Predicted 3D model of a 583-nucleotide part of an RNA (large-subunit ribosomal RNA, domain I) from an SAR202 cluster bacterium. The full RNA is in RNAcentral, with records from ENA. Lineage of the source: Bacteria > Bacillati > Chloroflexota > Dehalococcoidia > SAR202 cluster.
[in-house]
Context: one part of a larger RNA
């Protein structure tokens, strides 16, 4: 030195856990901010130096309504002192909330500095203290015309979503049309979702009926350096469903501005009369009614029907009357369709409450939930704890239950709007620099292509109801819908919270984070960005003695176990110590 054997050290894999983390589904909830946010900073405890959590100079709190309870004074953390206990703890609703932060009196290197005017305190008087106010744009109203009042905005937001602008690696086995991709990215913008949305759709002579989402249709039909590659739609099944309101045409009003001394005009009609220079009439904008369609549809004018009652308004007669007004009936409603605030009941959510049933005995063991014996309950044998493996120890579950206050919903109620119809005439009206056409481009599964259709920079430019759009060049027959105005719930996305679950994962995994993590820690900065779990059932966490300065042994105690001792087991490398064997 080597094997080997036995026994340490060192080191940290494996098991074995699980506080955390992943996912799915289920019910609730969704913006927020000058009434100062999101985020900080700085403070705050009887001993309180740091840290976390609460909180805010009223500062581990304060007032009030509930629930709850015998214990309580948050956590690392133990002591000590001293108190509460109608306290503590949950939960509504209220106060209080230093300083920065959009920051808004003015400055500024955020968390600091420096004002000005009123008003109170305080001084003999400044000082000084304490309270309000003073930013910036934009609407409105007022009005001394430059001022004053109100109101609004402004930042923040993970994810989802509208819009605007918008790549490149990369595939094409190089590379340019083309893909990657209208993708990352940036910028605006609304909201609890957002977008779309009530046909100039679609279909195929048969029809369907707004939008969104899902499953097939079907990787089909087609695009395509016909390369890689993109990729529908009719129509089928489902979730959820909801349909309105304006321009205009007539009607009335008030308002400016023009015409008209005459009735061919008006005052409801008709006859007489009477009046009118605007009480007529045209043109303008405004406001109210009225009206919204495609088998067109409204709007005018006739004619005719339909509850009730009254009523003409220069005057007299006469007449009509859906002209008006009231009642009745009838229907509708506040998330679009007009609109506000209350009442009563129920359902929910934010604390809860109640809640069955085994043994002081046996056996094994440190300990019984294990074994055995002999029961008991079960709308409850889900699940966790408890000294091992519990239905009947303990929290729970099942089942029943519940709210002073706040917040949502359903229904009732009150309460609020609204109410003709038919025929016929064919006079008026039915979104104009639009449809469309040329060129360039974009968007459509469709790369110009035979290329419809939508969008729309230039530059032309219709009809307008005997009227216009589409039906994948164009044309004609059919068919089929009404563009150039707007709104509009849900079923769809995403998160959040609470509850269930999981052939999900167990500390190199699962989040970057089981641990005081976006923290040490790097980086000028934008950014990057870790390691780190386990003593025992209970600290009983080793009094006391010994070497030693300590640290660290060794004893003795605890304890089932200390080779369980600052830690759970505790592989391997890799370093020893002791035997045996070989050289």
């Nucleotide at each position: 030195a080597g094997u080997c054997c036995a026994u340490g050290g060192u080191g940290a894999a494996u098991g074995c856990c699980u506080u955390g983390g992943g996912g799915u589904c289920a019910a609730g909830g969704a913006c927020u901010g000058a009434a100062g946010a999101a985020g900080g900073g700085c403070g705050u405890g009887g001993c309180a130096a740091g840290a976390c959590u609460g909180c805010g100079a009223a500062a581990a709190g304060c007032c009030u309504c509930g629930g709850u309870c015998a214990g309580c004074c948050g956590u690392c953390u133990a002591g000590c002192g001293g108190g509460c206990u109608u306290a503590g703890c949950c939960g509504g609703g209220g106060a209080u909330u230093c300083c920065c932060g959009a920051a808004u009196u003015g400055g500024g290197a955020a968390a600091c500095c420096a004002g000005u005017u009123c008003c109170g305190g305080g001084u003999c008087a400044u000082a000084c203290c304490g309270g309000a106010a003073c930013a910036u744009u934009c609407u409105g109203a007022u009005u001394u015309u430059u001022a004053u009042c109100a109101g609004a905005a402004a930042g923040g937001u993970a994810a989802g979503u509208g819009g605007g602008c918008g790549a490149a690696c990369u595939g094409a086995a190089a590379c340019a049309u083309c893909u990657a991709a209208g993708u990352a990215g940036c910028c605006c913008g609304a909201g609890g979702a957002a977008a779309a949305u009530a046909a100039a759709u679609c279909a195929a002579c048969c029809g369907a009926g707004a939008u969104u989402c899902c499953c097939c249709u079907a990787g089909u039909a087609g695009u395509g350096g016909u390369g890689a590659a993109c990729g529908a739609a009719c129509g089928g099944g489902g979730a959820a469903c909801a349909g309105c309101c304006u321009a205009a045409a007539c009607c009335a009003a008030a308002c400016a501005g023009g015409c008209u001394u005459a009735a061919c005009g008006g005052u409801c009609u008709g006859a007489g009369g009477a009046c009118c220079u605007a009480u007529g009439u045209c043109u303008g904008a405004u406001u109210g009614g009225u009206g919204u369609u495609g088998u067109a549809a409204c709007a005018c004018c006739u004619a005719c029907c339909u509850g009730c009652u009254u009523c003409a308004a220069c005057c007299u007669c006469a007449g009509c009357a859906a002209g008006a007004a009231g009642c009745a009936a009838a229907a509708a409603g506040u998330u679009a369709c007009a609109a506000a605030a209350c009442c009563g009941u129920c359902u929910u959510c934010u604390a809860g409450a109640u809640g069955a049933a085994a043994g002081c005995g046996u056996c094994u063991g440190g300990a019984a939930a294990g074994a055995a014996c002999u029961g008991c309950c079960a709308a409850a044998g889900a699940g966790g704890g408890u000294g091992a493996u519990a239905g009947c120890c303990c929290c729970g579950u099942a089942g029943u239950u519940g709210a002073a206050a706040g917040g949502a919903g359903a229904c009732g109620g009150a309460c609020u709007u609204u109410u003709g119809g038919u025929a016929g005439g064919c006079u008026g009206u039915u979104g104009a620099g639009u449809a469309c056409c040329a060129c360039g481009g974009g968007a459509c599964a469709c790369g110009u292509g035979g290329a419809a259709u939508c969008c729309u920079g230039u530059g032309g430019g219709a009809a307008u109801c005997u009227g216009g759009g589409g039906g994948g060049a164009c044309c004609a027959c059919c068919c089929u819908c009404c563009a150039a105005g707007g709104c509009u719930a849900a079923a769809u996305a995403u998160c959040c919270u609470u509850g269930a679950c999981c052939a999900c994962c167990g500390a190199u995994a699962g989040u970057g984070a089981a641990c005081c993590a976006g923290u040490a820690c790097c980086g000028u900065g934008a950014g990057g960005g870790a390691a780190a779990g386990g003593u025992g059932a209970a600290a009983a966490g080793a009094a006391c003695c010994c070497c030693g300065g300590g640290a660290g042994g060794g004893g003795a105690g605890u304890g089932a176990a200390a080779u369980a001792g600052a830690c759970c087991u505790g592989a391997a490398a890799c370093c020893g110590u002791g035997g045996a064997c070989u050289u």